[in-house]
Source information
A computed fold for an 89-nucleotide RNA from uncultured Sporosarcina sp., annotated as TPP riboswitch aptamer (THI element). The sequence is in RNAcentral, with records from MGnify.

């Protein structure tokens, strides 16, 4: 490093008028259907203990934005999903 199989996770923000609709920004991802509207089933992505995928402290704290993004911090934090196969060196 491929690959099988398993299995975790999120989907935000802005403008149009605030609802349905359209566009637009950032991301890997910003989702389709069903329905009892809250759930279930998927899909494309990103993580799988050598775990900052994602969750919770948090409607957090400092910078930044129009608002998200983004950047420091909290953070040696508390939690999170793994088995197997074959090649290279």
């Nucleotide at each position: 490093c491929c690959g099988c199989u398993a299995g975790g996770g999120g989907a935000g923000u802005c403008u149009u008028a605030u609802g349905a609709g359209a566009g637009g920004c950032u991301g890997a991802g910003a989702u389709g259907c069903a329905u009892u509207u809250a759930u279930g089933c998927g899909g494309a992505c990103c993580c799988u203990u050598g775990g900052a995928a994602c969750c919770u402290g948090a409607u957090c704290u400092g910078g930044g934005u129009c608002a998200a993004a983004c950047c420091a911090g909290c953070g040696u934090a508390g939690g999170g999903a793994a088995g197997u196969g074959g090649a290279a060196a």
Its mean pLDDT, the model's own confidence on a scale to 100, is 78.
The model forms 96% of the base pairs in the Rfam consensus.